Context: one part of a larger RNA
RNA sequence: GCCGGCGACUUAUAGGAUGUGGCAGGUUAAGGAGUUAGAUCCGGAGCCCAAGCGAAAGCGAGUCUGAAUAGGGCGUAACGUCACAUCUUAUGGACCCGAACCCGGGUGAUCUAAUCAUGGCCAGAGUGAAACUUGGGUAACACUAAGUGGAGGUUCGAACCGCCCGAUGUUGAAAAAUCGACGGAUGAGCUGUGAUUAGGGGUGAAAUUCCAAUCGAACCCGGAGCUAGCUGGUUCUCUCCGAAAUGCGUUGAGGCGCAGCGGCCACGAUGAGCUAUCUAGGGGUAAAGCUACUGUUUCGAUACGGGCUGCGAAAGCGGUACCAAGUCGUGGCAAACUCAGAAUACUAGAUAUAGCCUUCCGUAAGCCAGUGAGACUAUGGGGGAUAAGCUUCAUUAGUCAAGAGGGAAACAGCCCAGAUCACCAGUUAAGGCCCCUAAAUGAUCGCUAAGUGGAAAAGGAUGUGAGAAUGCUGAAACAACCAGGAGGUUUGCUUAGAAGCAGCAGCCCUUUAAAGAGUGCGUAAUAGCUCACUGGUAAAGCGUUCUUGCGCCGACAAUGGCCGGGACUAAGCGAUCUGCCGAAGCUGUGGGAUGGAUUUUGACAAUCCAUCGGUAGGAGAGCGUUCUGUCAUGGGUGAAGUGGUUGCGUAAGCGGCUAUGGACAGGACAGAAGUGAGAAUGUUGGC
Numbered sequence: 001g002c003c004g005g006c007g008a009c010u011u012a013u014a015g016g017a018u019g020u021g022g023c024a025g026g027u028u029a030a031g032g033a034g035u036u037a038g039a040u041c042c043g044g045a046g047c048c049c050a051a052g053c054g055a056a057a058g059c060g061a062g063u064c065u066g067a068a069u070a071g072g073g074c075g076u077a078a079c080g081u082c083a084c085a086u087c088u089u090a091u092g093g094a095c096c097c098g099a100a101c102c103c104g105g106g107u108g109a110u111c112u113a114a115u116c117a118u119g120g121c122c123a124g125a126g127u128g129a130a131a132c133u134u135g136g137g138u139a140a141c142a143c144u145a146a147g148u149g150g151a152g153g154u155u156c157g158a159a160c161c162g163c164c165c166g167a168u169g170u171u172g173a174a175a176a177a178u179c180g181a182c183g184g185a186u187g188a189g190c191u192g193u194g195a196u197u198a199g200g201g202g203u204g205a206a207a208u209u210c211c212a213a214u215c216g217a218a219c220c221c222g223g224a225g226c227u228a229g230c231u232g233g234u235u236c237u238c239u240c241c242g243a244a245a246u247g248c249g250u251u252g253a254g255g256c257g258c259a260g261c262g263g264c265c266a267c268g269a270u271g272a273g274c275u276a277u278c279u280a281g282g283g284g285u286a287a288a289g290c291u292a293c294u295g296u297u298u299c300g301a302u303a304c305g306g307g308c309u310g311c312g313a314a315a316g317c318g319g320u321a322c323c324a325a326g327u328c329g330u331g332g333c334a335a336a337c338u339c340a341g342a343a344u345a346c347u348a349g350a351u352a353u354a355g356c357c358u359u360c361c362g363u364a365a366g367c368c369a370g371u372g373a374g375a376c377u378a379u380g381g382g383g384g385a386u387a388a389g390c391u392u393c394a395u396u397a398g399u400c401a402a403g404a405g406g407g408a409a410a411c412a413g414c415c416c417a418g419a420u421c422a423c424c425a426g427u428u429a430a431g432g433c434c435c436c437u438a439a440a441u442g443a444u445c446g447c448u449a450a451g452u453g454g455a456a457a458a459g460g461a462u463g464u465g466a467g468a469a470u471g472c473u474g475a476a477a478c479a480a481c482c483a484g485g486a487g488g489u490u491u492g493c494u495u496a497g498a499a500g501c502a503g504c505a506g507c508c509c510u511u512u513a514a515a516g517a518g519u520g521c522g523u524a525a526u527a528g529c530u531c532a533c534u535g536g537u538a539a540a541g542c543g544u545u546c547u548u549g550c551g552c553c554g555a556c557a558a559u560g561g562c563c564g565g566g567a568c569u570a571a572g573c574g575a576u577c578u579g580c581c582g583a584a585g586c587u588g589u590g591g592g593a594u595g596g597a598u599u600u601u602g603a604c605a606a607u608c609c610a611u612c613g614g615u616a617g618g619a620g621a622g623c624g625u626u627c628u629g630u631c632a633u634g635g636g637u638g639a640a641g642u643g644g645u646u647g648c649g650u651a652a653g654c655g656g657c658u659a660u661g662g663a664c665a666g667g668a669c670a671g672a673a674g675u676g677a678g679a680a681u682g683u684u685g686g687c
Base pairs, nucleotide, nucleotide: 001687002686003685004684005683006682011092012091013090014089015088016087017086018085019084020083021082022081023080025048026047027046031042032041033040052059053058062074063073064072065071095233096232098230102223103222104221105220106219107218113197114196115195116194117193118192119191120190121189122187124156125155126154127152131148132147133146134145135144136143160184161183162182165180166179167178168177199215201211202210208217236622237621238620239619240618241617246259247258248257249256250255260371261370262368263367264366266363267362268361271360273356274355275352276351277350278349279348280347281346288338289337294334295333296332297331299329300328301327302326305323306322307320308319309318310317311316374400375399376398377397378396379394380393381392382391383390405416406415407414420591421590422589423588425587426586427585431581432580433579434566435565436564440578442577443576444575445574446573447572453568459553460552463550464549465548466547467546468545469544470543471542472541480537481536482535483534484533486510487509488508491505492504493503516531520529521528592612593611594610595609596608597607598606599605623676625673626672627671628670629669630668631667633665634664641660642659643658644657645656646655647654648653
């Protein structure tokens, strides 16, 4: 891991509700009689009900409050009780499994820590303390040389004890080892045997270390099925309805209580809901506005007051390109500004043939819940960076959650659409119709040339289409070519120079078809080239600005890749039109279920209408297993069980036949439960 077995809402008592039954007041408890056990009988103590009101004394169809004969509150005129069944609550282990802990009583020092008693062990080699001997030396010591000697928590190094490092091993040979290497090795050494210290404790050269592979408190049994607002699991079928993820409170935040939203039952009415129009309301949002307030703010004018400064002994009189209250003009801003002020929304009412639609409505302190982590999208806001698949609100809406189907390539929350069942029928929605791939290589008119389509900004550009305005133009425009582009004059100043062209001032006159005291290049300054401007050649449109459609650049990221792909110049984009495809939508045909109505039946049945997605959850109806009772049955001419096969039913399931098997078994109606497994790191057996 698989297969088989086992495995979780029970039971007692009490309360509540509903249903059924008995009695009409109901009913017995303990106990007694009786019996195999019962049933049954006796037993009225007690309980509920039959009267309430008041805190109570108390009064009583009334009572309390009150001064009250008033008013008001609660009562009166009505229906109970005892069992059983189901649901639920409370108390018990209380649906099942699961702690870490805490406490009590015991068992442990054969491991290990320390200690006590008594024993044992430490190859070999080195160093050479004290002391002593002899010689030298001293007045005597001291001192000194050689020798003897053999000290030491001394040195090297086996046994022994340990474990600094590396490798191997890591389902190991081993629940700590092996190999290499390393430390101590006469000492605070190692070790045998016996003994002592015990868990709120011991022991500890101290690490919370060790106390039998267990140690921030050992192990065993018991309290004990501790408790677990936590995790996991919880077993047959069908039918009807169907949520919530919110508010308030909470030592509350992943829990709970009340309310909200669901289900069920009973009764009652004709109400509830929606749409359109109208009427009557209140508002202070959006937008807007501010010489309408509170604040804020641009520029200008005026200016209180101040600064600086002149004169003066001071008072004071002046100046000012500084600051500036206030006022006036001008232009703005505001969630916590509003003189004013919508649209919606909300409240109430009326009307709409009898508007539409249904039981959605109301009552009952009724009974039973679940939920109280929500998610995204759209709209209006706050926070954030007008970031987030971010966060937080809405007395906004939708979908998912709990919703399948079609579309969006794939894709809970987007678009379409709500799946009772069957069909090799039809018709549509969103979305599509070249191929993958069902349906148009459809029609008409335009646009795009970028594979734009099939990701992006500020900004940039004779891309191209459409529209508008304006200027020039057969008295010849725009572009091109030919020619001219002059004189006073090198204007004046400045300057070394300044001659159209460094700079400053000024910018006239003449000849002209036209020509600036000069547009650019150029020179040291001149010169030179060119432009404006003019004539000619030739001939038909040429400039500028604005609005708008579709495109271009801007465009850089890490595996190879932003149309789903192939591919496409339409099979792209805009507009118009006609077809077709396309879903579990709708329709058709047939069947089923639930609710209601009608008809006839009064059991059924038929017809019609509506409904039949569904998690938590509520309600209803059934199937099957084991045992018991009653009744009727089957079985060695073959029961149960098992394999195969076949049939029926909406499902759980129920039959037939055959083989095997070899002794019990099922049916109907009732009753009682150890009553249904795929999950619990379930448990047990097998493989």

This is a predicted structure of a 687-nucleotide part of an RNA (large-subunit ribosomal RNA, domain II) from Mychonastes homosphaera. RNAcentral holds the full RNA, with entries from ENA. A source record names the gene rrl. Model confidence (mean pLDDT): 83 of 100.